RNA sequence: CGAUGCCGUACAGGCGAUCGCCGGUCGUGAACCACGGUCCGAAAGGGCCAGAAGCGCGACGGGAGGAAAGUCCGAGCUCCACAGAGCGCGAUGCCGGGUAACGCCCGGUCGCGGGAACGCGAAGGAAAGUGCAACAGAGAAGAGACCACCUGUCCCGACUGGAAACAGGAGCGGCAGGCAAGGGUGAAACGGCGGGGUAAGAGCCCACCGCGCCCCCGGCAACGGGGACGGCAAGGCAGACCCCAUCGGGAGCAAGGCCACAUAAGCGGACGUGCGAUCCGUCUCGAAAGGGGCGGGUCGUGAAGGGUGACUCGCCCGAGUCCGCGGGUAGGCUGCUCGAGGCGUCCGGUAACGGCCGCCCUAGAGGAAUGACCGCCGCCGCAUCGAGGGCGACCUCGGCGCGGAACAAAACUCGGCUUAAGGACGACGUCGACCA
Numbered sequence: 001c002g003a004u005g006c007c008g009u010a011c012a013g014g015c016g017a018u019c020g021c022c023g024g025u026c027g028u029g030a031a032c033c034a035c036g037g038u039c040c041g042a043a044a045g046g047g048c049c050a051g052a053a054g055c056g057c058g059a060c061g062g063g064a065g066g067a068a069a070g071u072c073c074g075a076g077c078u079c080c081a082c083a084g085a086g087c088g089c090g091a092u093g094c095c096g097g098g099u100a101a102c103g104c105c106c107g108g109u110c111g112c113g114g115g116a117a118c119g120c121g122a123a124g125g126a127a128a129g130u131g132c133a134a135c136a137g138a139g140a141a142g143a144g145a146c147c148a149c150c151u152g153u154c155c156c157g158a159c160u161g162g163a164a165a166c167a168g169g170a171g172c173g174g175c176a177g178g179c180a181a182g183g184g185u186g187a188a189a190c191g192g193c194g195g196g197g198u199a200a201g202a203g204c205c206c207a208c209c210g211c212g213c214c215c216c217c218g219g220c221a222a223c224g225g226g227g228a229c230g231g232c233a234a235g236g237c238a239g240a241c242c243c244c245a246u247c248g249g250g251a252g253c254a255a256g257g258c259c260a261c262a263u264a265a266g267c268g269g270a271c272g273u274g275c276g277a278u279c280c281g282u283c284u285c286g287a288a289a290g291g292g293g294c295g296g297g298u299c300g301u302g303a304a305g306g307g308u309g310a311c312u313c314g315c316c317c318g319a320g321u322c323c324g325c326g327g328g329u330a331g332g333c334u335g336c337u338c339g340a341g342g343c344g345u346c347c348g349g350u351a352a353c354g355g356c357c358g359c360c361c362u363a364g365a366g367g368a369a370u371g372a373c374c375g376c377c378g379c380c381g382c383a384u385c386g387a388g389g390g391c392g393a394c395c396u397c398g399g400c401g402c403g404g405a406a407c408a409a410a411a412c413u414c415g416g417c418u419u420a421a422g423g424a425c426g427a428c429g430u431c432g433a434c435c436a
Stems, first nucleotide, its partner, number of pairs: 001432005007426003011422001013377004018372002021063002024060006036049005065407001069418002072416005077252004089248005094108005109123001110121004124243002129241002131237002146183002149178006156171001159168003191209002194206003210232001211230002214227005256334004266325006274301012305317004341360004346355003379404004384399006
């Protein structure tokens, strides 16, 4: 320098101009319904004043992601159901740990892939039982003999010897048998490989490997290492049924709760929200002891008002209650965002993670708002020109030109996984090339 592995971080970059979006607070403008005040009127009605939300305008401050996504797992929360046990169904499945929990994460084991760093794996049981294996092939699970090989026998028989009869005879074929090492089929052929052995062969015998079982050693364990024995019996598939172990009620914020046309919300008016004790949090004064303010919890007492009641007393509830309007409001409020939360130092742990302390909180709309465009600067890639550094391979900086900057939008909230997508930055590695 090139290619590559792995872990992590922040992410459509910054500034400015113009035009916009959502909701909040404050200010302001034009009105106007009802109630209210006031005036006229016998009344009906009318004049004037005042009149909130809403609407318009302005100012201020706030306004999406690492995946907000898929809704695939696990939880919180809510409602419904539920004596207990069994059957059934579903999920998970090497071992140890982490966690609120998980099908997630970390570490390890084994297997597979890669030259390596490293990656991937639904990875329990096939000597509990039942089952399945297309095509090809002789034979597909207690199997089988197509070719080839070997033995016996029969026929033919080139050729050789011989005068002939006849004898020998490579080889071909039939029949009877042996064998399963070789060829062939297949995804898979009833252990592999070498030697001995044999007519040819064969775990038939032997060594090594594999397999099973037993023992010893290491390890918490999965598992690994070693030894002895067995005899080749036990093949594959459990993402076939099944067996074993563990776990599992259902629905979801359109959950659910409160109020509401006899008028909720909103506006106006009236009454009340007290006192004491104690505890907690926080702020403040003080050197300290201690004092004071604010907020909250508990207990006692009290209280506008409410319930009970025909009414009074009594009893109970009690921080809000009552009255009017309610028009240009009909649905409103809550759950609703502070949570197993984030960041940082230190400590424990290989790690996931845990603990202490400190600091910080930033959308909560309810069919859905963060946008558009322009300028300048910056970032990346390619090509090219130049300057500088280095012994060198090479490196750094600058100019001009062209091109590029993704995937995607909160809807109750968390922990994960998966999928989408483009580069940048940081840490640690592997392999190769080149230079000294």
This is a predicted structure of a 436-nucleotide RNA (Bacterial RNase P class A) from Labilithrix sp. Its mean pLDDT, the model's own confidence on a scale to 100, is 76. Taxonomically the source falls in Labilithrix (Bacteria, Pseudomonadati, Myxococcota, Polyangia). Of the family's consensus pairs, 96% are formed in the model. Rfam family: Bacterial RNase P class A. The family's RNA type in Rfam is ribozyme.